[in-house]
RNA sequence: AGGGGGUUAGGUUAAGGAAGACCAAUGGCCUUCAAAGCUAUUAGUGCGGGUUCGAGUCCCGCACCCCCUG
Numbered sequence: 001a002g003g004g005g006g007u008u009a010g011g012u013u014a015a016g017g018a019a020g021a022c023c024a025a026u027g028g029c030c031u032u033c034a035a036a037g038c039u040a041u042u043a044g045u046g047c048g049g050g051u052u053c054g055a056g057u058c059c060c061g062c063a064c065c066c067c068c069u070g
Base pairs, nucleotide, nucleotide: 001069002068003067004066005065006064007063010023011022012021013020017053025041026040027039028038029037046062047061048060049059050058
């Protein structure tokens, strides 16, 4: 320099028109206390543009991570 893949909650990770799950955190229930269990809540689409009635998803650029070629 060229090519490919990836970036979603504190962590791991789904999703082609309501952004979900598990773990973690916090509150409540239970318990003599705690753990476990049950229950509720908080919390997210890397950045900037474009297309579309509608973009996590499609297109362009950029940043960062991984792999390949020279």

Background:
RNAcentral holds the sequence, with entries from ENA. Transfer RNA from Protanthea simplex, 70 nucleotides, folded computationally. Its Rfam family is "tRNA". It is annotated as a transfer RNA. Gene Ontology term of the family: triplet codon-amino acid adaptor activity.